RNAcentral holds the full RNA, with entries from SILVA. Predicted 3D model of a 354-nucleotide part of an RNA (large-subunit ribosomal RNA, domain IV) from a bioreactor sludge metagenome.
Context: one part of a larger RNA
RNA sequence: CUCUGGUUAAGGAACUAGGCAAAAUAACCCCGUAACUUCGGGAGAAGGGGUACCCCAUUAUUGUGAUCGGCCUGCGCCGUGAGCAAGAAGGGGUCGCAGUGAAGAGGCCCAAGCGACUGUUUAUCAAAAACACAGGUCUAUGCGAAGGCGAAAGCCACGGUAUAUAGACUGACACCUGCCCGGUGCCGGAAGGUUAAAUGGAGAGGUUAGCAGCAAUGCGAAGCUUCGAAAUGAAGCCCCGGUAAACGGCGGCCGUAACUAUAACGGUCCUAAGGUAGCGAAAUUCCUUGUCGGGUAAGUUCCGACCUGCACGAAUGGUGCAACGAUUUGGGCGCUGUCUCAACCAGGGGCUCG
Numbered sequence: 001c002u003c004u005g006g007u008u009a010a011g012g013a014a015c016u017a018g019g020c021a022a023a024a025u026a027a028c029c030c031c032g033u034a035a036c037u038u039c040g041g042g043a044g045a046a047g048g049g050g051u052a053c054c055c056c057a058u059u060a061u062u063g064u065g066a067u068c069g070g071c072c073u074g075c076g077c078c079g080u081g082a083g084c085a086a087g088a089a090g091g092g093g094u095c096g097c098a099g100u101g102a103a104g105a106g107g108c109c110c111a112a113g114c115g116a117c118u119g120u121u122u123a124u125c126a127a128a129a130a131c132a133c134a135g136g137u138c139u140a141u142g143c144g145a146a147g148g149c150g151a152a153a154g155c156c157a158c159g160g161u162a163u164a165u166a167g168a169c170u171g172a173c174a175c176c177u178g179c180c181c182g183g184u185g186c187c188g189g190a191a192g193g194u195u196a197a198a199u200g201g202a203g204a205g206g207u208u209a210g211c212a213g214c215a216a217u218g219c220g221a222a223g224c225u226u227c228g229a230a231a232u233g234a235a236g237c238c239c240c241g242g243u244a245a246a247c248g249g250c251g252g253c254c255g256u257a258a259c260u261a262u263a264a265c266g267g268u269c270c271u272a273a274g275g276u277a278g279c280g281a282a283a284u285u286c287c288u289u290g291u292c293g294g295g296u297a298a299g300u301u302c303c304g305a306c307c308u309g310c311a312c313g314a315a316u317g318g319u320g321c322a323a324c325g326a327u328u329u330g331g332g333c334g335c336u337g338u339c340u341c342a343a344c345c346a347g348g349g350g351c352u353c354g
Stems, first nucleotide, its partner, number of pairs: 001349008010340002014338001019335001027051005036041001038172001052094005061086004068079004095099001107333007114325002119131002135170007147156003173320004178250003183247002185243005192238003198232002203227005210219003251269005278312001279309001290306005
């Protein structure tokens, strides 16, 4: 110097990103216990008091129940109560600083965010607000089901049958869940338009027996062959409807009230429709340490409001909410070497010497 322990005057979080770490609390019995609440909880809330040993005393009382007795004859009933064990409350007394005398054994309260809860997770840097969850909704599926595995046979679903099974979203509970179907998707429709293979074969080309020609070459039937128009032709798409707890979306400008300010009101443009209830500087607010109030001597955090929501908003759920949480944030009491500010002690290591 370092590590692991121990003690500490006065102060008591002034430390620090943050009470991290440490200290403190602690068992049992009794008293007592708030807001809130889903009436179960909250609750060991909080906050207090007691605890040793001796005597009264082999205490009261309780458990078990030997033995004996009675009624009686049922593997019955009633009484007695030995022994053993457990064991308050009270009175008197004794000792110490201290009696759950050592060890082991909740710190508590207030307010807010998130997630209802118990649970699950990154084996080996993340345990959470993430995942799951009961509950809610939608969609598919009538059974040789839908869905899934598999070239197939076959199997799972299921030896189940719509109170079932599969898929998707949401996530207890309470109060609710507004408007938009123009786009995309899905469902339904089939009149018209478009449209593949196929059918079809108008027509065109190649070849050449032959004909014409002195020749070069030209014309050219049948057959073979290459191409091929019209016409017929399904689903789909176009089209017509429905559907948002389907994917998603939910405006701008100008004016107006007898102080001012503001605008219930009016005008106009655009849209499929222009954000309803509720909440709101929020896990969302850029400007921003917004403004006001609370808490502090002093508060970029926190709590309560306001609303100017850069850029909340209703099952990508909205707003609340008791209980719960090794969760996150702010405050307080207790407590302390975290600190003011360090000191000493014990042991291990380092270091020096042998």
Its mean pLDDT, the model's own confidence on a scale to 100, is 88.